[in-house]
RNA sequence: AGAUUUAUGGUGUAAUGGAUAGCACACUAGGUUACGACCCUAGGAGUAUGAGUUCGAAUCUUAUUAAAUCUA
Numbered sequence: 001a002g003a004u005u006u007a008u009g010g011u012g013u014a015a016u017g018g019a020u021a022g023c024a025c026a027c028u029a030g031g032u033u034a035c036g037a038c039c040c041u042a043g044g045a046g047u048a049u050g051a052g053u054u055c056g057a058a059u060c061u062u063a064u065u066a067a068a069u070c071u072a
Stems, first nucleotide, its partner, number of pairs: 001071007010025004018055001027043005048064005
């Protein structure tokens, strides 16, 4: 320098272009307990950034950013 792949709550991981973006762990509050743990209930928190296509985009296109791999 070129090519390919990836980017989703705090962490990990789903989601045929169409349901309020799901689940687990973690966290917070309550219950339970003599106190904790376990367990039960509830809650907050997410699509890397800009633009485009579409009735509708996490998903498709494009540019950028970051990471990984390969080639030179």
This is a predicted structure of a 72-nucleotide RNA (transfer RNA) from Kordia sp.
Rfam family: tRNA.
The coordinates come from a structure-prediction model, not an experiment, and the mean pLDDT is 80.
The source organism's lineage runs through Bacteria, Pseudomonadati, Flavobacteriia, Flavobacteriaceae and Kordia.